[in-house]
RNA sequence: UCACACUAACCGGGGAGGUAGCGGUGCCCUGUACCUGCAAUCCGCUAUAGCAGGGGUGAAUGUCUUACUGAGGGCCUUGUAUGUGCAGUCAGCCUUGAAGUAGAAAUGUUGAGAGCUGGGUCUUAAGCAAUUAUGCGUCGUGAACCUUGUCAGGUGGGGAACCAAGCAGCAAUAAGCGAAUUGCAUAAUGUGACUUAAGGGUGCCUUGCUUGAGUUGAAGCUUUAAGAAGCGUGUGUAUACAUUUUUCGAAGUAAGACUGUGUGG
Numbered sequence: 001u002c003a004c005a006c007u008a009a010c011c012g013g014g015g016a017g018g019u020a021g022c023g024g025u026g027c028c029c030u031g032u033a034c035c036u037g038c039a040a041u042c043c044g045c046u047a048u049a050g051c052a053g054g055g056g057u058g059a060a061u062g063u064c065u066u067a068c069u070g071a072g073g074g075c076c077u078u079g080u081a082u083g084u085g086c087a088g089u090c091a092g093c094c095u096u097g098a099a100g101u102a103g104a105a106a107u108g109u110u111g112a113g114a115g116c117u118g119g120g121u122c123u124u125a126a127g128c129a130a131u132u133a134u135g136c137g138u139c140g141u142g143a144a145c146c147u148u149g150u151c152a153g154g155u156g157g158g159g160a161a162c163c164a165a166g167c168a169g170c171a172a173u174a175a176g177c178g179a180a181u182u183g184c185a186u187a188a189u190g191u192g193a194c195u196u197a198a199g200g201g202u203g204c205c206u207u208g209c210u211u212g213a214g215u216u217g218a219a220g221c222u223u224u225a226a227g228a229a230g231c232g233u234g235u236g237u238a239u240a241c242a243u244u245u246u247u248c249g250a251a252g253u254a255a256g257a258c259u260g261u262g263u264g265g
Stems, first nucleotide, its partner, number of pairs: 001265006009057003012030004020046005034054005062258007072248003078242010090232001092231002094227008105216003113211004118206004122199006128192002130189007138179004147172004155164003
């Protein structure tokens, strides 16, 4: 130096969590770097820190160390947003009452306001009218016979004169039916708008008398009393984002270090 066969080593790593501690299963981040069994009410180990079994690469584009960079995760500070709990002993916004102030403006000697007085509006009752219904009245129509009057014809009685019953017709009526612009009476009311009597006195309008100058009035402002807890405020907590501190840290890049055994040529 070459070939062959071995061995060390390697065949992912990291974060949080869990744990006395270490690793694994599970979650998350990187990334592609064996298989099987065990395993979160856990599984297995003991600072040499998975256990058991099997397989591959194999002393080289291998392993280890350091530095740079840095995905991602945890802790801390502060702020913002959202959700949520608590607080009215929270000097705010909100609602209501009282007092004061202000007051755009309107009205008033053609009389504000106040006092006295009368009345209306209001309630009840009765009367009146209207409407509807019913009845009476008026007019018309209206009975083959069982309504009336008159009863032709015909019928009966009589010697005759005459008499009697009586159909049709005519007329007048009963029950019934109908008409009208009406008349009278009774009853009723989701009709109207006058009268009379009694009642009532919150509010509004108004007559008369007395007095004689004010009266009414929006938003607002201040003070005070009370209410509510929606907004705002304070505080705790959770999540998200940003920021500060700190910590762990994959992949990547660079440099350095370590490179074993046997056989044969």
Molecule: Bacterial large signal recognition particle RNA
Organism: Clostridia bacterium